[in-house]
About this RNA
A computed fold for a 107-nucleotide RNA from an Anaerolineaceae bacterium, annotated as TPP riboswitch aptamer (THI element). The prediction has a mean pLDDT of 76. Rfam family: TPP riboswitch aptamer (THI element). Rfam describes the family as follows. Vitamin B(1) in its active form thiamin pyrophosphate (TPP) is an essential coenzyme that is synthesised by coupling of pyrimidine and thiazole moieties in bacteria. The sequence was found by an Rfam model in a public genome assembly.
RNA sequence: AAGGAGCAACGGGGAGUCCAUUUGGGCUGAGAGGAGAACAAUAAAAGUUCUCGACCCGCAAACCUGAUCCGGAUCAUGCCGGCGGAGGAAUAUGCGCAAGAUUGAUG
Numbered sequence: 001a002a003g004g005a006g007c008a009a010c011g012g013g014g015a016g017u018c019c020a021u022u023u024g025g026g027c028u029g030a031g032a033g034g035a036g037a038a039c040a041a042u043a044a045a046a047g048u049u050c051u052c053g054a055c056c057c058g059c060a061a062a063c064c065u066g067a068u069c070c071g072g073a074u075c076a077u078g079c080c081g082g083c084g085g086a087g088g089a090a091u092a093u094g095c096g097c098a099a100g101a102u103u104g105a106u107g
Base pairs, nucleotide, nucleotide: 001103002102006095007094008093009091010058011057012056013055016027017026018025019024034052035051036050037049038048039047063088064087065086069082070081071080072079
């Protein structure tokens, strides 16, 4: 100075697609796997699982299912729209809310 709600603990989540090729880049997105460990395989990378981290979310527009769904667009995709006021889904927690959370700039 902006501003009008957040903070804490606990808990629930997802990490796709394309190009090149071993390392980087493009798209959407809040986030597209940052760190460590284990597993099997392997020339190596990639992979799977677990823990931590970042991010999102906790009564529902997080996310999952239907779904190897439908329409459109795209090099391609869970990219966009529909389905969808669908079914399921983690605290209906504590404190705070004009006695000012939070954010930015400067010192």